[in-house]
RNA sequence: AGAGUUUGAUCCUGGCUCAGGAUGAACGCUAGCGGCAGGCCUAAUACAUGCAAGUCAAGGGGGUAGCAAUAUCACCGGCGCACGGGUGCGUAACGCGUAUGUAACCUACCUAUAUCAGGGGGAUAACAUUCCGAAAGGAGUGCUAAUACCGCAUAAGAUAGAUUUGAGGCAUCUUAGAUUUAUUAAAGCAGUGAUGUGGAUAUAGAUGGACAUGCGUGUCAUUAGCUAGUUGGUAAGGUAACGGCUUACCAAGGCUACGAUGACUAGGGGUUCUGAGAGGAUGAUCCCCCACACUGGUACUGAGAUACGGACCAGACUCCUACGGGAGGCAGCAGUAGGGAAUAUUGGGCAAUGGUCGUAAGACUGACCCAGCCAUGCCGCGUGCAGGAUGAAGGCGUUAUGCGUUGUAAACUGCUUUUGUCAGGGAAGAAAGUAUCUAUGCGUAGAGAUUUGACGGUACCUGAAGAAUAAGCAUCGGCUAACUCCGUGCCAGCAGCCGCGGUAAUACGGAGGAUGCAAGCGUUGUCCGGAUUUAUUGGGUUUAAAGGGUGCGUAGGCUGUUUCAUAAGUCAGUGGUUAAAUUACCUUGCUUAACGAGGGAUAUGCCAUUGAUACUGUGGGACUUGAAUAUUGUGUAGGUAGGCGGAAUUGGUAGUGUAGCGGUGAAAUGCUUAGAUAUUACCAGGAACACCGAUAGCGAAGGCAGCUUACUGUACAAUAAUUGACGCUGAGGCACGAAAGUGCGGGUAUCAAACAGGAUUAGAUACCCUGGUAGUCCGCACUGUAAACGAUGAUAACUCGCUGUAUGCGAUAUACUGUAUGUGGCUAAGAGAAAUCGAUAAGUUAUCCACCUGGGGAGUACGGUCGCAAGACUGAAACUCAAAGGAAUUGACGGGGGUCCGCACAAGCGGUGGAGCAUGUGGUUUAAUUCGAUGAUACGCGAGGAACCUUACCUGGGCUAGAAUGUUAGUAAAUAUAUCAGAAACGAUAUAGUCCGCAAGGAUACGAAACAAGGUGCUGCAUGGCUGUCGUCAGCUCGUGCCGUGAGGUGUUGGGUUAAGUCCCGCAACGAGCGCAACCCCUGUAACUAGUUGCCAUCAUUAAGUUGGGGACUCUAGUUAGACUGCCUGCGCAAGCAGAGAGGAAGGAGGGGACGACGUCAAGUCAUCAUGGCCCUUACGCCCAGGGCUACACACGUGCUACAAUGGUAAGUACAAAGGGUUGCUACACAGUGAUGUGAUGCCAAUCUCAAAAAGCUUAUCACAGUUCGGAUUGAAGGCUGCAAUUCGCCUUCAUGAAGCUGGAAUCGCUAGUAAUCGCGCAUCAGCAAUGGCGCGGUGAAUACGUUCCCGGACCUUGUACACACCGCCCGUCAAGCCAUGGAAGUUGGGUGGACCUAAAGACAAUAUGUUUAUCAUUUGUUUAGGGUAAAACCAGUAACUAGGGCUAAGUCGUAACAAGGUAGCCGUACCGGAAGGUGUGGCUG
Repeated sequence: AGAGUUUGAUCCUGGCUCAGGAUGAACGCUAGCGGCAGGCCUAAUACAUGCAAGUCAAGGGGGUAGCAAUAUCACCGGCGCACGGGUGCGUAACGCGUAUGUAACCUACCUAUAUCAGGGGGAUAACAUUCCGAAAGGAGUGCUAAUACCGCAUAAGAUAGAUUUGAGGCAUCUUAGAUUUAUUAAAGCAGUGAUGUGGAUAUAGAUGGACAUGCGUGUCAUUAGCUAGUUGGUAAGGUAACGGCUUACCAAGGCUACGAUGACUAGGGGUUCUGAGAGGAUGAUCCCCCACACUGGUACUGAGAUACGGACCAGACUCCUACGGGAGGCAGCAGUAGGGAAUAUUGGGCAAUGGUCGUAAGACUGACCCAGCCAUGCCGCGUGCAGGAUGAAGGCGUUAUGCGUUGUAAACUGCUUUUGUCAGGGAAGAAAGUAUCUAUGCGUAGAGAUUUGACGGUACCUGAAGAAUAAGCAUCGGCUAACUCCGUGCCAGCAGCCGCGGUAAUACGGAGGAUGCAAGCGUUGUCCGGAUUUAUUGGGUUUAAAGGGUGCGUAGGCUGUUUCAUAAGUCAGUGGUUAAAUUACCUUGCUUAACGAGGGAUAUGCCAUUGAUACUGUGGGACUUGAAUAUUGUGUAGGUAGGCGGAAUUGGUAGUGUAGCGGUGAAAUGCUUAGAUAUUACCAGGAACACCGAUAGCGAAGGCAGCUUACUGUACAAUAAUUGACGCUGAGGCACGAAAGUGCGGGUAUCAAACAGGAUUAGAUACCCUGGUAGUCCGCACUGUAAACGAUGAUAACUCGCUGUAUGCGAUAUACUGUAUGUGGCUAAGAGAAAUCGAUAAGUUAUCCACCUGGGGAGUACGGUCGCAAGACUGAAACUCAAAGGAAUUGACGGGGGUCCGCACAAGCGGUGGAGCAUGUGGUUUAAUUCGAUGAUACGCGAGGAACCUUACCUGGGCUAGAAUGUUAGUAAAUAUAUCAGAAACGAUAUAGUCCGCAAGGAUACGAAACAAGGUGCUGCAUGGCUGUCGUCAGCUCGUGCCGUGAGGUGUUGGGUUAAGUCCCGCAACGAGCGCAACCCCUGUAACUAGUUGCCAUCAUUAAGUUGGGGACUCUAGUUAGACUGCCUGCGCAAGCAGAGAGGAAGGAGGGGACGACGUCAAGUCAUCAUGGCCCUUACGCCCAGGGCUACACACGUGCUACAAUGGUAAGUACAAAGGGUUGCUACACAGUGAUGUGAUGCCAAUCUCAAAAAGCUUAUCACAGUUCGGAUUGAAGGCUGCAAUUCGCCUUCAUGAAGCUGGAAUCGCUAGUAAUCGCGCAUCAGCAAUGGCGCGGUGAAUACGUUCCCGGACCUUGUACACACCGCCCGUCAAGCCAUGGAAGUUGGGUGGACCUAAAGACAAUAUGUUUAUCAUUUGUUUAGGGUAAAACCAGUAACUAGGGCUAAGUCGUAACAAGGUAGCCGUACCGGAAGGUGUGGCUG
């Protein structure tokens, strides 16, 4: 000191959370020792038992024991019991803190000083005796004493009064002295004595208290008014003392927004914790003060109490009781019960310190000193140290004959002994006291002797043996130090926040290992910090939360220049105080530390005093620039009231005129032959004012618009004449305040919530249409709100420029320019998260006001104020979430825009969809119909060929180291044949055979045993590879630079151009890469080279390029050339485009192919192959036979053949290319109608062969028919392949001759050698279900105006609440569950105040009575705790019922918002509607 978390990413705002420290703590696991501290935070609940305050015999008289000395006991009396100890109920207060005052006071014991102590009196307890009572206790009679009680005497420096002289102060006054009057005192005891100790009065001191005052000391304004002894005065009483403290009388005051009164909470301080500090929190232990002592009241005694262990009364509770009455008070120390998460022993001792009494010895002392319990905290120590590698064993991991890790860790060797155990020694804390002696005038001092320790035989010291007696807890995804395996499989669970877990979890559980701390470690609670997240230090308000709708103005706050005075604030010095302890520093004592001791410092505050006078304040004087006024002008939809005007709408009357009008996307409702609409004239009435008109004007805002009149407001300019700071802001307050709405009265033309009807629609409580009422208008009165917005409070000053505009003024002037005030745009500096703002600030400053502090709940509830109501203002909490939000970025998307492209549409040609068949798929069926592919991008797809095999499926029969391969001991040549059983696999049996090599060895087969099996089982969402698609679309990126806080941008955009990010130009970019293009192949032209199997012009020859010959030509196949907008014209800066241009075989990429950027779809494939993980192992592996993959009510895709005359049939006849061929292609001959067969020849191919090309052409026939079209289906007979043709092949011949006569909605392909049409070949293959696929050539069109629309795509731009990216997001009702809250008939409880009645004890007073006086008793009055009655307000709990809210993977209805969200949205208001919402009216642009 920061970190995590909103987003695809970014910056900001903003909350939540974490890391630190602390604790009177508690809980979980664990635990060796010691020191020092601490220990009922809850029930101020109730308490058994013991102890906690007594003492004095030197005040008094007695009792008891004893012969006595003496001891002891109660009583009278004295002192003490008001201290010490406990607790925090109450108290928001002079209670506490601090500083003063008392000229308004008291103070026992103590100290000092002064004086005094004479002489009397009457009682009473004890005791004795009688009596009452259960007891507690009480009553009567009698005796007696005092330092008990009461007079008398004496008495002043006391008290009270009077006179007088000084001094002082602070108003009353204080003080020194003198004179005088009155009043008031006492006690003895001890000792032989000296003497000691007490008594009285007074003064002074000390100590302790009392009272008063300034300042400080919680929360709530949803508590705003409170007060009758209340405020003051006079008099009296009372008190230690002042005082309404009390009483009588008089006056009417006193407190309060600087927060009275009320409610709630709370002992205060020193301190403690935290923090850099300022602060925040705290008030245990220790110290000071206060309050209290079962609850409430009251006094007595006393120096002191309204008294914790005293009294009286009342109340509650507990106990005893003979029922008549009595007793009690642990918030003292222990302890008990209870409560609670939780807090100790019914211990020892007065040895020390302190206290009370006492002359003293001494007594008492749960104060105190000690011990016990508890890791509750702080501090210290230990659990060993050194060596030791075979890096042991074991564990764990792993790429596994190996390695890594645990780990120098262990074992083992040597050493040490703190602690613990045992043995021995053993404190300090002790000073006093007692008696003796010495010194001394008295206090007293000294000497030696003797006695006193609870803790405790403790601390401490010495010795002995022996590594011996001693380590855990939490964590390990990020924050945050520390990682792997197994198990689990959105389960179990974790979690402080973010979040983990759905089969490879470093996040759950276990293990190994690691990290952190350590006799502790974690968790939980609480406080501070981090949090500048309440901001004085130290925040904000255009859009994130936040500027009041606007003005006027009260209090308050702030306030121009100059001078004089003062010294309140301010500053400086000095003095007093700020208790001690605490904190920090230095020194020091316990072995150290914690802990303790000493010292100075600090103590920011308050009070007093002395000084300073710049600033602020106060008082006086002066000034003019702020402000205001005056004069002269100017501007203005500024306001109020009246008058007038024209256009238009609607209505009425009359005329003309006839069938429609109106309305919409299209319609309908509506109006109209009773004459509409249209048109003309006149009339009526209400409302609004076109053009001018404008980021123009005016106004504080709301707002203001025809013309004109009256009244009235305001601003500006010029002059610098007047006043002389008169100013600014403004809590409360007052006034104004759009629209809607309300009340009363008018008015009502238009428009128009509601409502009605018509449409639209799945519905349409809407959008659209036709009507239509409140309202819209006026007057008066309410309401008081809007996106009342510049989402920007007011005022003042300062801070580059450019350019418009309105109104003034100056320089002669409409030009131009300067200046002032407004009103706009752009911009420098600067600011800002950015967008943006920028002299009209959101810049730099000053003053004042208002407001904000996460989202939701909620501008809601309750309370209050206002209102006729609607409602407005004020304005929470519980609960819930980890976000909500602002600006900008990149994408994606839009029923946004622009530009462009594509057989995308259009223009054409031919199809599909209808039929039959083929083939694939779905579905169904089945023992099985193996599996995969499924929008485009599956469906003649994997499959380039399922009868067996293939084959993965089913049924049945078999095998188990297995069907295959490798290594190997061994055996045998290999191998061939036959027989039996069987469906076969498999099994059994027999015969023949005996390898090569000199050898070593080798080949082949069998083979025990073993190691490596095998799986078309799962996961394509664990993967590689390959592939489809967008898309042969023109895009996708990088380096450096620049811009931006950043994500990112620029480059790649722009202007042109292109098939193209192709090229050119421009440009903060300059370059480059992957794509495009080119390079490659085929084809089109030519040349050269080469001529066999190809070719044949010339020559010869033949039936025939057959042969000789030839290389000219074709062709073959190798090398070159050629095309580049190169040339011309036009346009253009250029790139380039155009031209039926030239030339050329070919012209603008000549045609075609191969070639597929970054990426998208968790696209496809684990069944081509490979592969991680999981699964099966006498089976999910392997072998075999048979079956199935070929099923068939049906649906779809892709094809073939057709429906015919542009045709069919028959006969004749012509022209290809590219391929294949020895398990082959086969000429030719023969047989057969034919498929084919038999024989035979050539060819491993430019040689032989498949091979016939077909459409075409010629001729003939058919004449529009279900046909001489069409060929399905079926029958018969055959052929071929093959172990095998039934399920289930192809072909041939004959016969049969189905549907079908051009195909609905819809839909597909194609732009030239293309479509269409025609045939040929090949792969696979024994054969073939091929009409499929891949190639080849033949014949060979039509059309494209064009880019509005549909689909897809590219670029730019725009909006966005989307980013899983529109198949997105998201709103409200209803239904279900859970949670907290509001209202509520009622009901329960609590405290408070007032009224009335009653009233104990006590106090005060009075008069009367009683007895002997009296201060006694009784009575009466006043006061009063308590009790009772009735009513009201407040607070809290609960409640039938009820209201909204929040939360909850997959409920219902719609689709309101986000894109022009499909009717732009939103704000205020009113009405309406299942719901989101709709509509009206005014406003805003977000």
The RNA shown here (small-subunit ribosomal RNA) has 1486 nucleotides and comes from a lake water metagenome. Its Rfam family is "Bacterial small subunit ribosomal RNA". Gene Ontology terms of the family: structural constituent of ribosome and ribosome. Model confidence (mean pLDDT): 83 of 100.